The prediction has a mean pLDDT of 90. The part of an RNA shown here (small-subunit ribosomal RNA, central domain) has 353 nucleotides and comes from an uncultured bacterium.
[in-house]
Context: one part of a larger RNA
């Protein structure tokens, strides 16, 4: 560099934002960079090919032609590209009016439970197992009432349900705050996709500092199993888990399916809007028709190795990005770069099948 590719066979970056770059909706003038035709010049010779001739022939050689990625001038063309100028309104984006959510911070509350204290009751077990025993208990324990202190996590609603870009979010009230959707008029007047670099955010685990500490628990220490048992059951039990500040930055970050746009029978559920009509125990609920957005089934066409996908494509197409190229070695060595560290990131080779 070309092909072919990327749900599962190697393969889409964890997610957004956005530089440069690709890439760009309707018309209408211009203009001619690029594009296309003319033409004229240049692309030395030699070599290469090709015809003819000279050496008895070849190898050489000589004349001739064609060849030669292109490059330049100059004239001409005006469809799509490119630039410039003007309009448009299906793309984008605003405005006004509604409407659903566990989207985000903060702060305040709340109840059920576990655990420990303090008091009553009570009097031998109690807890656990597959069965035990380590443990707890007569210094009064399980159990049961009655106070209290503390952290942590919100049963029931609860859905294959909902939001959000993704990680992810669920008890309740108040504040502040992003984002979608619909409806129907108005404005702007291509202002757009996408996006190497970058730049934010990014579960749990880990790290610093400081609180904090009920459950639960890596290690660890006991019981028990067993040939052993550094395990799986028991009973214990620290970091951790949980708050605030500051790292780390990876994951089966999965739909293992990048991101926008356009076109391709049907039929059904849930959530939410919105048009029309109908209803009911009328600030509301319900149900039909339709129309939109979302999340689900099933499934024609096509698609796939199959498996499956199937208007939420994995179909049929445009843009633009990432990645892939036999297995091991090895996501490992240097090396750079980032981290406090723990590590992350980028990323080979020898040698072997």
């Nucleotide at each position: 560099c070309u092909g072919g590719g990327c749900g599962u066979a190697a393969a889409g970056g964890g997610u957004c934002c956005g530089u440069a770059g690709g890439c760009g909706g309707c018309u209408u003038c211009g203009u001619a960079a690029a594009u296309c035709g003319g033409u004229a010049g240049u692309g030395a010779a030699a070599u290469c090919c090709c015809a003819a001739g000279g050496c008895c022939u070849a190898c050489c050689c000589u004349u001739g032609g064609a060849a030669u990625g292109g490059c330049u001038g100059c004239c001409g063309a005006a469809a799509a590209u490119g630039c410039g100028g003007g309009g448009c309104u299906g793309g984008a984006g605003g405005g006004c009016g509604g409407u659903a959510g566990a989207g985000g911070c903060g702060a305040u509350c709340g109840g059920a439970a576990u655990u420990c204290c303090c008091g009553g009751u009570g009097g031998a077990g109690c807890g656990g197992u597959g069965a035990a025993a380590u443990g707890c208990g007569u210094a009064g324990a399980u159990a049961u009432c009655g106070g209290g202190a503390g952290g942590a996590a919100c049963g029931c609603c609860a859905g294959a349900g909902g939001c959000g870009a993704a990680g992810g979010c669920g008890g309740a009230u108040c504040g502040c705050u992003g984002g979608g959707c619909c409806c129907g008029c108005c404005c702007u007047g291509a202002c757009g996709c996408u996006g190497a670099g970058g730049g934010a955010c990014g579960a749990a685990a880990g790290c610093c500092a400081g609180g904090g500490g009920a459950g639960c628990a890596a290690a660890c220490c006991g019981g028990a199993u067993u040939a052993g048992a550094u395990a799986c059951c028991c009973g214990g039990g620290u970091a951790g888990u949980c708050c605030u500040g500051g790292c780390c930055g990876u994951a089966a970050a999965c739909g293992a399916u990048g991101a926008g746009g356009g076109c391709u029978a049907a039929g059904u559920g849930c959530g939410u809007g919105g048009u029309a009509c109908c209803u009911c125990u009328c600030u509301g609920g319900g149900g039909u028709c339709u129309u939109g957005c979302g999340c689900g089934c099933u499934a024609c066409a096509g698609c796939u190795a199959a498996c499956g996908c199937g208007g939420u494509a994995a179909g049929c197409c445009c843009u633009c990005c990432g990645c892939c190229u036999g297995g091991g070695g090895a996501g490992u060595a240097c090396g750079g770069c980032c981290g406090c560290a723990a590590g992350g990131u980028u990323a080979a080779a020898a040698c072997u099948c």